[in-house]
Molecule: transfer RNA
Organism: Holosporales bacterium
RNA sequence: CGGGAAGUAGCGCAGCCUGGUAGCGCACUUGCUUCGGGAGCAAGGGGUCGGCGGUUCGAAUCCGCUCUUCCCGA
Numbered sequence: 001c002g003g004g005a006a007g008u009a010g011c012g013c014a015g016c017c018u019g020g021u022a023g024c025g026c027a028c029u030u031g032c033u034u035c036g037g038g039a040g041c042a043a044g045g046g047g048u049c050g051g052c053g054g055u056u057c058g059a060a061u062c063c064g065c066u067c068u069u070c071c072c073g074a
């Protein structure tokens, strides 16, 4: 320098192909339970979808540029 993969809640991931309310598990908070803790049960909070721009009535999703990590090639 060229090609490819990944980036979404604190952590691990799905959703993207085929645009239409952002989800799952764990974790966290509160309550019940317990002498207390853990486990269990119930309820709840947390996201500018890596960044900037474009297309569109509407973008996590399509397009362009760019950042970070990893792989391959030179």
Stems, first nucleotide, its partner, number of pairs: 001073007010026004020057001028044005050066005